Predicted 3D model of a 526-nucleotide part of an RNA (small-subunit ribosomal RNA, 5' domain) from a Planctomycetota bacterium. The source organism's lineage runs through Bacteria, Pseudomonadati and Planctomycetota.
[in-house]
Context: one part of a larger RNA
RNA sequence: GAACGAACGUUAGCGGUGUGACUUAGGCAUGCAAGUCGCGCGUGAAAGUCUUCGGACGAGUAAAGCGGCGAAAGGGUGCGUAACACGUAAUCAACCUACCCUCGAGACUGGGAUAGCCACUGGAAACGGUGGGUAAUACCAGAUGGACCACUGGAAGGCAUCUUCUGGCUGGUAAACGGUGGCGCAAGCUGCUGCUCGUGGAGGGGGUUGCGGGCUAUCAGCUAGUUGGUGAGGUAACGGCUCACCAAGGCGAUGACGGCUACCGGGUCUGAGAGGACGGUCCGGCACACUGGGACUGAGAACUGCCCAGACUCCUACGGGAGGCUGCAGUCGUGAAUCUUCCGCAAUGGGCGAAAGCCUGACGGAGCGACACCGCGUGUAGGAUGAAGGCCUUCGGGUUGUAAACUACUGUCACGUUCUAGGAACUGCUCGGCGUGAAUAGCGCCGAGCUCGACCAAGACGGGAGGAAGCACCGGCUAACUCUGUGCCAGCAGCCGCGGUAAGACAGAGGGUGCAAACGUUGUUC
Numbered sequence: 001g002a003a004c005g006a007a008c009g010u011u012a013g014c015g016g017u018g019u020g021a022c023u024u025a026g027g028c029a030u031g032c033a034a035g036u037c038g039c040g041c042g043u044g045a046a047a048g049u050c051u052u053c054g055g056a057c058g059a060g061u062a063a064a065g066c067g068g069c070g071a072a073a074g075g076g077u078g079c080g081u082a083a084c085a086c087g088u089a090a091u092c093a094a095c096c097u098a099c100c101c102u103c104g105a106g107a108c109u110g111g112g113a114u115a116g117c118c119a120c121u122g123g124a125a126a127c128g129g130u131g132g133g134u135a136a137u138a139c140c141a142g143a144u145g146g147a148c149c150a151c152u153g154g155a156a157g158g159c160a161u162c163u164u165c166u167g168g169c170u171g172g173u174a175a176a177c178g179g180u181g182g183c184g185c186a187a188g189c190u191g192c193u194g195c196u197c198g199u200g201g202a203g204g205g206g207g208u209u210g211c212g213g214g215c216u217a218u219c220a221g222c223u224a225g226u227u228g229g230u231g232a233g234g235u236a237a238c239g240g241c242u243c244a245c246c247a248a249g250g251c252g253a254u255g256a257c258g259g260c261u262a263c264c265g266g267g268u269c270u271g272a273g274a275g276g277a278c279g280g281u282c283c284g285g286c287a288c289a290c291u292g293g294g295a296c297u298g299a300g301a302a303c304u305g306c307c308c309a310g311a312c313u314c315c316u317a318c319g320g321g322a323g324g325c326u327g328c329a330g331u332c333g334u335g336a337a338u339c340u341u342c343c344g345c346a347a348u349g350g351g352c353g354a355a356a357g358c359c360u361g362a363c364g365g366a367g368c369g370a371c372a373c374c375g376c377g378u379g380u381a382g383g384a385u386g387a388a389g390g391c392c393u394u395c396g397g398g399u400u401g402u403a404a405a406c407u408a409c410u411g412u413c414a415c416g417u418u419c420u421a422g423g424a425a426c427u428g429c430u431c432g433g434c435g436u437g438a439a440u441a442g443c444g445c446c447g448a449g450c451u452c453g454a455c456c457a458a459g460a461c462g463g464g465a466g467g468a469a470g471c472a473c474c475g476g477c478u479a480a481c482u483c484u485g486u487g488c489c490a491g492c493a494g495c496c497g498c499g500g501u502a503a504g505a506c507a508g509a510g511g512g513u514g515c516a517a518a519c520g521u522u523g524u525u526c
Base pairs, nucleotide, nucleotide: 001526002525003524004523006522007521008520009519010518013376014375015374016373017372018371019369020368021334026332027331028330030329031328032327035069036068037067040066041065043063048057049056050055076288077287078286086212087211088210089209090208091207092206095205096204097203100201101200103198104197105196106195108142109141110140111139117132118131119130120129121128122127148172149171150170151168152167153166154165155164156163157162178193179192180191181190182189183188214260215259216258221251222250223249226248227247228246229245230244231243232242233241263285264284265283266282267278268277269276270275290310291309292308293307294306312323313322314321315320340366342365343364344363348362349360350359351358352357379409380408381407382406389400390399391398392397413467415462416461417460418459422456423455428450429449430448431447432446433445434444435443436442470515471514472513473512474511475496476495477494481510482509483508484507485506491498492497
């Protein structure tokens, strides 16, 4: 000098864009943060209103339940981790992949339950138990099937296991013709969507490897599933991943093992660069979810799922139960220090749904903080007899100083009124056209009109110099000097050093210098 997620002191007009618990991964009151689908299924109220007193409407609505998809994303934090965790480059002839896209083929015949519900019943509660009875795109059995899987014959190729092609008596594994429209007397015709098997894709994930990036030798030896083999188990898959047996190996001064520290990268800061330091916000990856362990479901695994143990908090009728903000706000504590218990799903994105739509503390916005950066303003021009006052003085004067007053103007911002643009694309409704189709239906597409904004501006008019300047420094480094007070005192100080009676260094004043809505100080990095 530059920089900062800063803090502290003095001061403070406005706006935009960013940014804001760096410490205790300490404890948490309260609310919200993941639901949705009636076009999968069976049930099915009440308040209220009317009443001819039978009932009707409310309403097949609300609601709970079964079932499907989602809940593994999004959001937070950096505890752990020196590791194939991350980065980069490869590799899998050793792998998986729901939803989405593509292509091909198919969906036959049956069955038994169960929740909700009803009855009885246990418990303070949390939550149950027994019996009865019911549905499905829930569950089960059988059938059929191949470009699937297993076994097996042959051929070609490669990279050790193998891969590809072709054939086979054989064996194995599916499903919901379900839901909802239109036309039709019906048979049936015609849409949309869903189900099963297989191929390919996209995106996602898993495994392996080369190389790379901390400190420490006042850590020198480490290792028994350890290193390798055979066989088996297990996994989506290779593998001591696990197990039985066999062998005795494997690593290490090119630093093993141990200890300490630390999420990693894109990047950020600094620097001419080389380098050094850092990894907050944003993006990618990893890890974690009160602490430790475990499995279940599922295509995939667990922040707001389950079980066990522990600590802590809460309820209890003492028998037993409930909980997990490192989500958004907020609270206590800690600390030098870090915000609103706000608005909205209008936009973007996500989940579910045929759709309308519902949910979304993701997100979009507003609020608070000069915390940072940037922009604007606090007026402009004229104005000497250089007014008064202050300060200095050699008492002549000098300086503050064109500064003020005064005159003429301007109109930013603040403030008030008015006015609304754009952020909007979809969707929905109406009308018209086109496609599909037997169809003027339904469905899809296109066009026109109407509908849907949480929040925020610019502009116009009024207004009137009015409401808006401070902070640090002035001995040298280093731009800026005098007076008074003090008298090695009080004090200053980044370094050198000032102060013991004329202190340009302390304190005050006048003046000056620098920066300016900031200026200084402290901390940290280069």